Description:
A computed fold for a 74-nucleotide RNA from Endozoicomonas montiporae, annotated as transfer RNA. The sequence is in RNAcentral, with records from Rfam. Its Rfam family is "tRNA". Rfam's curators write: Transfer RNA (tRNA) molecules are approximately 80 nucleotides in length. The family's RNA type in Rfam is transfer RNA.
[in-house]
RNA sequence: GGCGGGAUAGAGCAGAUGGUCAGCUUGUCGGUCUCAUAAGCCGAAGGUCGCUGGUUCGAGUCCAGCUCCCGCCC
Repeated sequence: GGCGGGAUAGAGCAGAUGGUCAGCUUGUCGGUCUCAUAAGCCGAAGGUCGCUGGUUCGAGUCCAGCUCCCGCCC
């Protein structure tokens, strides 16, 4: 330098054909249970979906550029 994959909650991930809901597990916080802790059960908070633009009535999803990570080729 060329090509491919990835970036979504603290962590690990899903998100079909653009709309219906940004969700699952875990973690955190509160409650319940217990002599107490853990486990279990109930509830809550936590996301500008890497950044900047574009297309569209509407973008996590499509398009362009850029940043970072992983792999392959030279």
The coordinates come from a structure-prediction model, not an experiment, and the mean pLDDT is 81.